A computed fold for a 460-nucleotide RNA from a Candidatus Acidiferrales bacterium, annotated as Bacterial RNase P class A. Of the family's consensus pairs, 97% are formed in the model.
RNA sequence: CGGGCAGAUCGGGCGACCGCGCGCAGGCUUCCUUCGGGAAGCCGGCACGAGGAAAGUCCGGACUCCGCAGGGCAGCGCGCCUGGUAACGCCAGGGGGCGGGAUUCGCGAGGAUUCCGCCACGGAAAGUGCCACAGAGACCAGACCGCCAGCGCCGCUUCGGCCUCGAUGACCGGCUAGAGGCAAAACCUCGAGCCAGUCGGAUUUGGCCGGAGGGGCGAGGGUAAGGGUGAAACGGUGGGGCAAGAGCCCACCGCGUCUCGAGCAAUCGAGACGGCACGGAAAACCCCGCGUGGAGCAAGGCCAAAUAGGAGGGGAGGGCCGGCCCGGCCCGAUUUACCCUCGGGUAGGCCGCUUGAGCCCGGUAGCGAUGCCGGGCCUAGAGGAAUGGUCGUCGCAACGCGCAGGCCGCAGUUCGGGACGCGCGAAGCACAGAAUCCGGCUUAUAGAUCUGCCCGCCGA
Repeated sequence: CGGGCAGAUCGGGCGACCGCGCGCAGGCUUCCUUCGGGAAGCCGGCACGAGGAAAGUCCGGACUCCGCAGGGCAGCGCGCCUGGUAACGCCAGGGGGCGGGAUUCGCGAGGAUUCCGCCACGGAAAGUGCCACAGAGACCAGACCGCCAGCGCCGCUUCGGCCUCGAUGACCGGCUAGAGGCAAAACCUCGAGCCAGUCGGAUUUGGCCGGAGGGGCGAGGGUAAGGGUGAAACGGUGGGGCAAGAGCCCACCGCGUCUCGAGCAAUCGAGACGGCACGGAAAACCCCGCGUGGAGCAAGGCCAAAUAGGAGGGGAGGGCCGGCCCGGCCCGAUUUACCCUCGGGUAGGCCGCUUGAGCCCGGUAGCGAUGCCGGGCCUAGAGGAAUGGUCGUCGCAACGCGCAGGCCGCAGUUCGGGACGCGCGAAGCACAGAAUCCGGCUUAUAGAUCUGCCCGCCGA
């Protein structure tokens, strides 16, 4: 400097003129009078006059009424622990889970510390239901694709042996052109070439046997590690082992049981042992624990006035204003209590009505929410509903113009973009108004200021 998160405060100021509401005191006029005074109107003075949400009507109360608001059921609400509070579904602190950032340890699964956000956070072996579709298989499940060894069949390559083919070569026998020994014949010697045989085995085709190595198909078998389906697959990581695999075995993580330690507790940590398995969801019904009478200021009182102390029906038990039961209380059994229907009168005035679980300041205890002590203050009470209108000025300000411009882009540049800053002008100035009053939650909100934490960048 930038980004993210959390919290707090203010939310137009000042002046002038005119106009409003309540209260206090005073003056004037009219009316009434029980002669104390009261009511209405007018004038002036003083003081005060909407909110952080006054909104939503979602919670909790104060207060008022219902003849007891007593016990219970149902219903409803809440649901980690410990505190706060008059109380709460609220607030504070802590615990756990999930998600994300930073640092760090580990081969890895994962772990540690710290910061931020979210949680409708009791219970799934009390029971009944549900997990669609996809998928082989979704509670005590399962084989689709794959992987593996064997068996059977098919075929390929290669090695060895045998059979078949049989070269060069060698050996033996026979014949012969020819040559030589001599002049000739006989005889002897050599002998290209030919025939037959033997040794030998190059090479080729095919076959048989055996071995090795791949491949394909088939039926069964082993497998649940890999892949796929899904929101979720019945533990995870690393290694060993295996035909290939599997907690099959080992280490670690996780899970369960027990013990010990810390803490008020939720929980956390450590150790030992262990089989390696006992999913999700209750914002489904439900179970467990705690709480809860009903209505509400149009509650409810007082005064005055008026009418028809009306009519009809039901009626022996009824009422105590959400449902049911028990207890209790009250009224009545005669036309009578009580209930239903129709009809009539009044709806005027006053109170409730604003001094409060109040606000501000200081101290103190506490991490905190808050509590205690001392001091100071009184800050709307309307009653169809008051606080407004105009002008001026100041403030905040989207946006526009100008100056300057680190920096960025471009092949290049008086080309383009351009944070911060300064000057001028300027639309506009949020959400929104008491109605018995408080404590909360939720929602809406132009803008300004301040504080804390985390991350990134730059610099010292």
Background: Rfam family: Bacterial RNase P class A. Rfam's curators write: Ribonuclease P (RNase P) is a ubiquitous endoribonuclease, found in archaea, bacteria and eukarya as well as chloroplasts and mitochondria. By type it is a ribozyme. The gene name in the source record is rnpB. The RNAcentral record of the sequence draws on ENA.